The prediction has a mean pLDDT of 80. Transfer RNA from a Deltaproteobacteria bacterium, 84 nucleotides, folded computationally.

RNA sequence: GCCGAAGUGAUGGAAUAGGUAGACAUGUCGGUCUCAAAAACCGAUGCCUUUCCGGGCGUACCGGUUCGACUCCGGUCUUCGGCA
Numbered sequence: 001g002c003c004g005a006a007g008u009g010a011u012g013g014a015a016u017a018g019g020u021a022g023a024c025a026u027g028u029c030g031g032u033c034u035c036a037a038a039a040a041c042c043g044a045u046g047c048c049u050u051u052c053c054g055g056g057c058g059u060a061c062c063g064g065u066u067c068g069a070c071u072c073c074g075g076u077c078u079u080c081g082g083c084a
Stems, first nucleotide, its partner, number of pairs: 001083007010026003019067001027045006046057004060076005
């Protein structure tokens, strides 16, 4: 230099022949239980705004297509693999 794959909450990892983003698990926080703890069970857990209801943003980054994009197209960055 060329080719290919991957990038999603704190972590692993789903959702991709375009249609509710974050299922499920781990972790964390609160609770139940206990003399106390562990285990188990229940609830919560991206960001901003809001008393609440609700609203907006968010899938590496920047654009494009589309009524609608994690998903398709173009460019860029990073990591991994292959070729030279």
It matches the Rfam family "tRNA". NCBI's taxonomy places the organism under Bacteria, Pseudomonadati, Myxococcota, Myxococcia. It was read from a public genome assembly.